[in-house]
A computed fold for a 360-nucleotide RNA from a Lachnospiraceae bacterium, annotated as Bacterial RNase P class A. The gene name in the source record is rnpB. The sequence is in RNAcentral, with records from ENA. Of the family's consensus pairs, 93% are formed in the model. Rfam family: Bacterial RNase P class A. Rfam's curators write: Ribonuclease P (RNase P) is a ubiquitous endoribonuclease, found in archaea, bacteria and eukarya as well as chloroplasts and mitochondria. Its mean pLDDT, the model's own confidence on a scale to 100, is 77.

RNA sequence: CGAGGCGGACAGACGGUCGCGGCCGUUCAGGUUUCUGACGGCUGAGGAAAGUCCGGGCUUCACAGGGCAGGAUGCCGGAUAACGUCCGGCGGAGGCGACUCCCGGGAAAGUGCAGCAGAGAUAUACCGCGGACGCGCUGCGCAUGCGCAGUGCGCGCAAGGGUGAAAAGGCAGUGUAAGAGACUACCGUUUCUGCAGUAAUGCAGGAAGCCAUGUAAACCCCAUCCGAAGCAAGACCAAGCAGAAAGCGACAGGCCUGCCCGGCCUGCUUUCAGGUAGGUCGCUCGAGGCCGCCGGCGACGGCGGUCCAAGAUAGAUGACCGUCCACGACAGAACCCGGCUUAUCGCCCGCACUCGGAUC
Numbered sequence: 001c002g003a004g005g006c007g008g009a010c011a012g013a014c015g016g017u018c019g020c021g022g023c024c025g026u027u028c029a030g031g032u033u034u035c036u037g038a039c040g041g042c043u044g045a046g047g048a049a050a051g052u053c054c055g056g057g058c059u060u061c062a063c064a065g066g067g068c069a070g071g072a073u074g075c076c077g078g079a080u081a082a083c084g085u086c087c088g089g090c091g092g093a094g095g096c097g098a099c100u101c102c103c104g105g106g107a108a109a110g111u112g113c114a115g116c117a118g119a120g121a122u123a124u125a126c127c128g129c130g131g132a133c134g135c136g137c138u139g140c141g142c143a144u145g146c147g148c149a150g151u152g153c154g155c156g157c158a159a160g161g162g163u164g165a166a167a168a169g170g171c172a173g174u175g176u177a178a179g180a181g182a183c184u185a186c187c188g189u190u191u192c193u194g195c196a197g198u199a200a201u202g203c204a205g206g207a208a209g210c211c212a213u214g215u216a217a218a219c220c221c222c223a224u225c226c227g228a229a230g231c232a233a234g235a236c237c238a239a240g241c242a243g244a245a246a247g248c249g250a251c252a253g254g255c256c257u258g259c260c261c262g263g264c265c266u267g268c269u270u271u272c273a274g275g276u277a278g279g280u281c282g283c284u285c286g287a288g289g290c291c292g293c294c295g296g297c298g299a300c301g302g303c304g305g306u307c308c309a310a311g312a313u314a315g316a317u318g319a320c321c322g323u324c325c326a327c328g329a330c331a332g333a334a335c336c337c338g339g340c341u342u343a344u345c346g347c348c349c350g351c352a353c354u355c356g357g358a359u360c
Stems, first nucleotide, its partner, number of pairs: 001356004005351004010346001012324007020044007028037003046330001050341002053339005058230004070226005075089005090104002092101003105221002110219002112215003126161002128157003133154010169187002172184003188210001189208008234281004243272006252266005288307008325328001
């Protein structure tokens, strides 16, 4: 210098005018506490606010205990409020490397499934190899039932060819008629012992001749975890209408009833319960942000300092102008938080990270 790897930050900048949500203030105005308006000040989306896929807080309901069903997770150790997340390892895979991976229980409990090709897919013999063995045929030789040669079938084999993702561990040798873990060495696999490690696992040695095709993101088995619904959760206040109870009549009206007593309905007053409209709370100070120190490889934890940063309820966060540049992506809160996943113009920073080239 070039090409990369890992981690992190930002998300047009500045100024002006107008508009909108929230909070605070005013010796202002209207209305009786409170509210509305005016004026002034402060403040007003994100790294993903998204998908709603996991986990938790919070709320209401349910809940003696145990089991079944259902769901999720799945190497080991740790972090955490918790997790399917994260960190550190182990084994495997990819990359020259830094590094990366939505790779990770059990296929020897049972069941299921496995296209095409191929002779055969858990078992075979198409081509092939063989002439030890059996039965034939042909030719030759002779001593006429034997030998030799060739060949067919049976038979033996699974080395080689071919098919396939996969063909009964690989490779070399011994062996054999030809062959075969039949036998031997090495490698691999399984298992036992020892050592190292918290463990997964690794290393060394011994044994087993190999003993199990793949698939569990097929059913299933094993282990662990899981009550349900969600802020339109839920709590409080509470018009009007309807309801219940008590009271009022010397004077209201109607009905039983023509009259008296009595009763009922309507009326008026008071009280009460549940609760609609509406309002208030939940609502944003929180497993919180930033900085420093300490512990830890790290996720993270502890201590100290400092900061307050939208909170609407038909739902604000916008528009225009000027200057500048690298000409601006994906996209918009609705209870909150920790993650994952997906989308994203670009630009900047850090690394005692890697590879290649050049020079000293």